[in-house]
RNA sequence: GCCUUGGUAGCUCAGUGGUAGAGCGCUUGUCUUGUAAACAAGAGGUCGAGGGUUCAAUUCCCUCCCAGGGCU
Numbered sequence: 001g002c003c004u005u006g007g008u009a010g011c012u013c014a015g016u017g018g019u020a021g022a023g024c025g026c027u028u029g030u031c032u033u034g035u036a037a038a039c040a041a042g043a044g045g046u047c048g049a050g051g052g053u054u055c056a057a058u059u060c061c062c063u064c065c066c067a068g069g070g071c072u
Base pairs, nucleotide, nucleotide: 001071002070003069004068005067006066007065010024011023012022013021018055026042027041028040029039030038048064049063050062051061052060
């Protein structure tokens, strides 16, 4: 330099055009002598950045950034 995979909640990851979710973690409550567990509720997201297409983009297209793999 070229090809390829990925970037979404604190962490690990789903979601492939129509209001963004799960598990774990966090907070609060119930329970307990207390803690943990269990149960219930809740908070937390400019979906890597910028443009384009579309009535509508996490999703499709282009450029760039970051990380992994391959080729030379």